Predicted 3D model of a 334-nucleotide RNA (Bacterial RNase P class A) from a Neisseriaceae bacterium. The gene name in the source record is rnpB. NCBI's taxonomy places the organism under Bacteria, Pseudomonadati, Pseudomonadota, Neisseriales, Neisseriaceae. Its Rfam family is "Bacterial RNase P class A". Rfam classes the family as a ribozyme. Rfam describes the family as follows. Ribonuclease P (RNase P) is a ubiquitous endoribonuclease, found in archaea, bacteria and eukarya as well as chloroplasts and mitochondria. Of the family's consensus pairs, 97% are formed in the model.
């Protein structure tokens, strides 16, 4: 200076003028005065959960959902740190990362044969036969590669890797190294079916609660010899209505609704994700749906993606720009 890589911060701010909605204070009201009023992603409903109910609350089977280790959390498949693997020159980036020696099953076409799997060409051999090292097929074919040996081959035998198992070190640990043993179970695939290991009650704010308003039943079936519900089944629990049809009458408003597992600052611990302890802020709650429109000034930005409706931690997709920190690689200069 170029390139790649891993974080982090912005999403306007001032005055003015109109105009909507909450709130607080005055006011019988009209209305004044004061503060406030859509997002980093509100999206997507993909995970966790608070919260309400069943509800007095409980076993078990089903199903389901994760799946290296430790930590973090209110929890999670979030997120940190670490470990293996695989890509990468690195910096870093991904991983549906437990078990194929418990058992099923599947591996098209080709090829002789594809896992209780083997002889097409080939090699030795007079022949009977022996071979599986070499070539072919194929995503994959009796662990590799080297010497030996053998009629010709084969771990047949050896060293070296590779596998498997035993010790010793290191680490909580996953998992590393180290030294023996042993010719050694001929692959792959569990995002197939399974096996292990841990974990899960269901429905949702249109969930619930009060208030007001109206009001006509009637018929059938089941029910205290125990229904409907809790629940997909079973036990258990509980204990009077409940399901369908027909018919007729009302339907507005309150809460739920925002003070939080909230937030910002600081010391201390801590590799961090966090965590504890002080202070210190209050920051939107409509309900056919407010937060919006001009003017100057600044200014990268209101031009893009894009609008809160129970609320939070998370992850995922989309995106106009601006500014910053730290690795790494090349290349010149001093």
């Nucleotide at each position: 200076u170029c390139g790649c890589a891993a974080g982090g911060u912005c999403a306007g701010a001032c005055a003015g003028u109109c105009g909507c909605c909450g709130c607080g204070u005055g006011g019988c009201a009209a209305c004044a005065c004061g503060g406030g009023g859509a997002g980093g992603a509100a999206a997507g409903u993909c995970c966790g959960g608070g919260c309400u109910a069943c509800a007095u609350a409980g076993a078990g089977c089903a199903a389901a959902a994760u799946g290296c280790c430790a930590g973090u959390u209110a929890a999670c498949g979030g997120c940190u740190g670490g470990g293996u693997a695989u890509c990468g020159c690195a910096a870093g980036a991904u991983a549906a990362c437990g078990g194929a020696a418990a058992g099923u099953g599947g591996c098209a076409c080709a090829g002789a044969a594809a896992a209780c799997a083997a002889a097409c060409c080939g090699c030795c051999g007079c022949a009977a036969g022996g071979u599986a090292a070499g070539g072919g097929u194929g995503a994959a074919a009796a662990g590799g590669c080297g010497u030996g040996g053998u009629a010709a081959g084969a771990g047949c035998a050896c060293a070296c890797c590779g596998c498997a198992u035993c010790a010793c070190g290191g680490g909580u640990a996953a998992c590393c190294g180290u030294c023996a043993u042993g010719g050694c179970a001929g692959g792959c695939u569990a995002a197939a079916c399974c096996c292990c290991a841990u974990u899960u009650g269901u429905a949702g704010c249109a969930a619930g609660a009060c208030c007001a308003a109206a009001u006509a039943g009637a018929a059938u079936a089941c029910g205290c010899a125990g229904a409907u519900g809790c629940u997909g089944c079973u036990c258990g629990c509980g204990g009077a209505g409940u399901a369908u049809u027909c018919g007729g009458g009302u339907a507005g408003g309150u809460u739920g609704c925002u003070u939080g597992a909230a937030c910002u600052u600081a010391u201390u611990g801590g590799c961090g994700a966090c965590a504890a302890u002080a202070a210190g802020u209050c920051u939107a709650g409509a309900u056919g749906a407010a937060u919006g429109a001009c003017u100057g000034u600044c200014c990268a930005a209101c031009g893009a993606c894009a609008g809160a409706a129970c609320c939070c931690g998370g992850c995922u997709u989309a995106u106009c720009g601006a500014c910053c920190u730290u690795a790494c690689g090349a290349u010149g200069g001093u």